The RNA shown here (c-di-GMP-I riboswitch aptamer) has 91 nucleotides and comes from an Anaerolineales bacterium. It matches the Rfam family "c-di-GMP-I riboswitch aptamer". Rfam links the family to the GO term cyclic-di-GMP binding. Model confidence (mean pLDDT): 89 of 100. Taxonomically the source falls in Anaerolineales (Bacteria, Bacillati, Chloroflexota, Anaerolineae).
C1' cells in the first nucleotide's frame, strides 16, 4: 500500500411524511423527521426507471382551445454498471 468491513471510536448522511418554496411534470432546494447507508461523497459517461413544457403527428373543435399518440434537450448517483476522492483499524 490493496483487498475487507467489527454489537470498535471519532464523527457522518437522511427514505417515507409534514411546511415552505422553485418547477409544465418528474423532482431540486431549505426546515423539521428517521427508513435506511462503510462511500446514502463527487461525476448523468453506459444501461435502468420517471416526467413530457417545447416539438412533431392524429382526432375532436365553439377556432379560444381539448385529448391521444411519440420524443430528453429534464430528473434520478438511496437503481445497476464504470470513473474520480476521502474517515477509522478488530478480524
Nucleotide at each position: 500500500u490493496u483487498c475487507c468491513g467489527a454489537u470498535a471510536a471519532c464523527g457522518g448522511c437522511a427514505a417515507a411524511c409534514c411546511u415552505g418554496u422553485c418547477g409544465a411534470a418528474a423532482g431540486g432546494c431549505a426546515g423539521g423527521g428517521a427508513c435506511g447507508c462503510a462511500a446514502a461523497g463527487c461525476c448523468a459517461u453506459g444501461g435502468g426507471u420517471c416526467u413530457a413544457c417545447a416539438g412533431c403527428c392524429g382526432c375532436g373543435c365553439u377556432c379560444g382551445c381539448g385529448c391521444a399518440g411519440c420524443c430528453a434537450c429534464g430528473a434520478u448517483c438511496g437503481c445497476c454498471a464504470g470513473g474520480c476522492c476521502a474517515c477509522c483499524g478488530a478480524a

Annotation:
The model forms 100% of the base pairs in the Rfam consensus.